[in-house]
Context: one part of a larger RNA
RNA sequence: ACCAACGAGUUAGCUGUAUGUGGCAAGGUUAAGGAAGAAAACUAUCCGGAGCCGUAGGGAAACCGAGUCUGAAUAGGGCGCUUGAGUCACAUGCACUAGACCCGAAACUGGGUGAGCUACUCAUGACCAGGCUGAAGUGAGGGUAAAACUUCAUGGAGGGCCGAACCAAUUGGUGCUGCAAGACCACUGGAUGAGUUGUGAGUAGGAGUGAAAAGCUAAUCGAACCCAGAGAUAGCUGGUUCUCCGCGAAAUAUAUUUAGGUAUAGCCCAGAAUGGUAGCAUACAGGGGUAGGGCUCUGAUAAGGCUAGCGGGUCGCAAGACUUAGUAAACCUUGAUAAACUUCGAAUACUGUAUGUGUAACAUCUGGAGUCAGACAGUGACAGAUAAGUGCCAUUGUCAAAAGGGAAACAGCCCAGAUUCCUGUCUAAGGUCCCAAAGUUGUAACUAAGUGGAAAAGGAUGUGAGAUUACUGUAACAACCAGGAGGUUGGCUUAGAAGCAGCCAUUCCUUUAAAGAGUGCGUAAUAGCUCACUGGUCGAGUGAUUUUGCGCCGAAAAUUUAACGGGGCUCAAGUUACACACCGAAGACGGAAGCUCAGUAAUGAGCGGUAGCGGAGCGUUCUCUAUGCCGAUGAAGGUGAAUCGUGAGGUUUGCUGGAGGUAUGAGAAGUGAAAAUGUUGGU
Numbered sequence: 001a002c003c004a005a006c007g008a009g010u011u012a013g014c015u016g017u018a019u020g021u022g023g024c025a026a027g028g029u030u031a032a033g034g035a036a037g038a039a040a041a042c043u044a045u046c047c048g049g050a051g052c053c054g055u056a057g058g059g060a061a062a063c064c065g066a067g068u069c070u071g072a073a074u075a076g077g078g079c080g081c082u083u084g085a086g087u088c089a090c091a092u093g094c095a096c097u098a099g100a101c102c103c104g105a106a107a108c109u110g111g112g113u114g115a116g117c118u119a120c121u122c123a124u125g126a127c128c129a130g131g132c133u134g135a136a137g138u139g140a141g142g143g144u145a146a147a148a149c150u151u152c153a154u155g156g157a158g159g160g161c162c163g164a165a166c167c168a169a170u171u172g173g174u175g176c177u178g179c180a181a182g183a184c185c186a187c188u189g190g191a192u193g194a195g196u197u198g199u200g201a202g203u204a205g206g207a208g209u210g211a212a213a214a215g216c217u218a219a220u221c222g223a224a225c226c227c228a229g230a231g232a233u234a235g236c237u238g239g240u241u242c243u244c245c246g247c248g249a250a251a252u253a254u255a256u257u258u259a260g261g262u263a264u265a266g267c268c269c270a271g272a273a274u275g276g277u278a279g280c281a282u283a284c285a286g287g288g289g290u291a292g293g294g295c296u297c298u299g300a301u302a303a304g305g306c307u308a309g310c311g312g313g314u315c316g317c318a319a320g321a322c323u324u325a326g327u328a329a330a331c332c333u334u335g336a337u338a339a340a341c342u343u344c345g346a347a348u349a350c351u352g353u354a355u356g357u358g359u360a361a362c363a364u365c366u367g368g369a370g371u372c373a374g375a376c377a378g379u380g381a382c383a384g385a386u387a388a389g390u391g392c393c394a395u396u397g398u399c400a401a402a403a404g405g406g407a408a409a410c411a412g413c414c415c416a417g418a419u420u421c422c423u424g425u426c427u428a429a430g431g432u433c434c435c436a437a438a439g440u441u442g443u444a445a446c447u448a449a450g451u452g453g454a455a456a457a458g459g460a461u462g463u464g465a466g467a468u469u470a471c472u473g474u475a476a477c478a479a480c481c482a483g484g485a486g487g488u489u490g491g492c493u494u495a496g497a498a499g500c501a502g503c504c505a506u507u508c509c510u511u512u513a514a515a516g517a518g519u520g521c522g523u524a525a526u527a528g529c530u531c532a533c534u535g536g537u538c539g540a541g542u543g544a545u546u547u548u549g550c551g552c553c554g555a556a557a558a559u560u561u562a563a564c565g566g567g568g569c570u571c572a573a574g575u576u577a578c579a580c581a582c583c584g585a586a587g588a589c590g591g592a593a594g595c596u597c598a599g600u601a602a603u604g605a606g607c608g609g610u611a612g613c614g615g616a617g618c619g620u621u622c623u624c625u626a627u628g629c630c631g632a633u634g635a636a637g638g639u640g641a642a643u644c645g646u647g648a649g650g651u652u653u654g655c656u657g658g659a660g661g662u663a664u665g666a667g668a669a670g671u672g673a674a675a676a677u678g679u680u681g682g683u
Base pairs, nucleotide, nucleotide: 001683002682003681004680005679006678011098012097013096015095016094017093018092019091020090021089022088023087024086027053028052029051033047034046035045036043037042057064058063067079068078069077070076101239102238104236108229109228110227111226112225113224119203120202121201122200123199124198125197126196127195128193130162131161132160133158137154138153139152140151141150142149166190167189168188171186172185173184174183205221207217208216209215242617243616244615245614246613247612252265253264254263255262256261266371267370268368269367270366271365272364274363275362279357280356281355282354283353284352285351286350292344293342294341298338299337302334303333304332305331307328309327310326311324312323313322314321315320374399375398376397377396378395379394380393382391383390404415405414406413419593420592421591422590424589425588426587430583431582432581433567434566435565439580441579442578443577444576445575446574452569458553459552462550463549464548465547466546467545468544469543470542471541479537480536481535482534483533485510486509487508490504491503492502516531520529521528594607595606596605597604598603618672620669621668622667623666624665628662629661630660637656638655639654640653641652642651643650644649
């Protein structure tokens, strides 16, 4: 891992409550116990009225009673009456108390078992190759007054040195389903000591022992192991077994030592009785202070005017006077602003009334729930950075619990809500060149960028359509030919300054068709080139501004084109406008069938679904039915086939098997497995 078997809402209670069925009914009912029957277990039946519930309430109670309590009260008020169904049994749902649907802790408490591992201790034994060093002391010589001291011998000390056994474990490697639940190889530390070791003995669970690491106390230690309390508790995780049918949620409010739990309400299901009640449309009547607008108020605010105050200046000894490119209240004009401004003020929404329409949607009560982590999208706000697949409200939709078609793929987007079957018809969104169903459809345009088929500020003689304006056959714009002069090198400045470094200026005058005291390049300064301006050639439009359609640049990313799904597309197969066809879904329609509800019927309406509620069934084991029925002319079981049923499943039959099985109608449950890192067995 697979297969098989086993594996989870049970049982109990003189409990409560609701529903259903039945008995009796102003009553209902027995409990313990007993009788009888019977071999017994036990029980059809009978006795047993103690007790319980109901028939009357009020009061704390005494007590009173259709009333009573409060009260001084005959008041007022509270709870009652003026009527009326209960009770017992069984079944089912739910609650409560019990382990209470099943499995699952870490832990806690009690009583025991452990020091043959290991820690420390006690008693008694054992062990440490070899080599080196050479302390004290002693002897002899030297030395001294005697010592001290010194030399040479001797001596054999040491938690001394090197290094086997032995003990340890430094570093690296091997091993890592190992030789091994800690080893092996090489290297390494100690190796006469606080040394190592044998045997016997002692100390233990909040306790021991510890040269102290919370180490060790039998592969277990921040509290050992075994058994018991014990099915501890688990607001937590996982799992919870047959079928069909009907309806069908929530992820919100409030409270919570509450926030992943729960209670009540909201929303769902089932039942009961009653009610022209829900919803929708129209009309009318309402309140409001949002969107918007506005600036009257409250704030904030730009410019100007007017003008106090303040600041500066001048004069003055001072008082003060005059003045002012500063500042500025009030007022005036213009402009503009606000969630906590409003002289105003919608649309919607909400409430009510009437009329119409209209269903069982609505309301009430009883029983059963689940839900309290929501997600995205559109709209209105807030927070954030007018960031987030962000957080948080409101409102609508979808998903959740929804399949189908479209968006290449794609819970939350668009279309549309699947009872079942069907070579059918019509459509929605979206599409119609090929992949790939349907237009290479029509008319008129645009785009040249593969724009389409990603993006901004900003930039640009891209191109289409329009508007305004200027010049123009008295010849424009562009191009070409020619001129572009004189006073003068204007004055100043300067080394120089001559149109062209800079400054100044009534930047003038003259000749002219025209020509600036000069538009740019240039020179050290001149020179030179050029422009404005003018003439000629030519002969029809040429400039400027602006609105708008479609394009261009701006445009860099990591495995591979990769930013149309692909092929491919340019009078499109792109874009705009209009038009007509067609395709296209589980939608609608048509045909056939099933079920539910309503209805006398004809017929009509309905049938997606998680949590969840309700209804109807299938099958398994056992009991009665059953001294029956089936069975060696072959039971159960196994394994095939056919057939019936919406399904769980049923029936018949072949082969196998070889002795039991059981209809029908009831009853009772150890009653249905694919999941629980499920349990056991097998492979």